[in-house]
RNA sequence: UACGUUCUUCAGGGUUAGGUGUAAUUCCUUACCGGCGGUAGGCAGCUAAGCUGCAAGCCCGCGAGCCCCUUGGGUUGAUUCGGUCAAAGUCCGAAGCCGACAGUUAAAGUCUGGAUGGAAGAAGAAUUGA
Numbered sequence: 001u002a003c004g005u006u007c008u009u010c011a012g013g014g015u016u017a018g019g020u021g022u023a024a025u026u027c028c029u030u031a032c033c034g035g036c037g038g039u040a041g042g043c044a045g046c047u048a049a050g051c052u053g054c055a056a057g058c059c060c061g062c063g064a065g066c067c068c069c070u071u072g073g074g075u076u077g078a079u080u081c082g083g084u085c086a087a088a089g090u091c092c093g094a095a096g097c098c099g100a101c102a103g104u105u106a107a108a109g110u111c112u113g114g115a116u117g118g119a120a121g122a123a124g125a126a127u128u129g130a
Base pairs, nucleotide, nucleotide: 001130003129004127005126006125007124008123009122010121017029018028019027031110032109033099034098035062036061037060038059042054043053044052045051046050057097058096065075066074067073068072079095080094081093082092083091101113102112103111
């Protein structure tokens, strides 16, 4: 230093202002939010090669939820156009789109609940072998 094992801690944000109505944070207009890993032509730091840090809800995966024949498997949402360039799904500009299940005086990404749960994973510690 890397791998393995064990343990500890941490690990999700959001309904503003109106309208209709007996009733809606659920409908309509408007507003607001964006888990984790990867990728990276952006940004920042360092004298340089280069290194380090940060950077995608809709590009590739993962997770919660649900289902099943349960060491696991299945299922699980959304992006286009223009610009620059050798090259853009990631940069710049514009316009869009999406969001488990159960509940509810009325249909929920945002309320309540399962959940003081679980977990992708992150950080740290210990330890064995190399």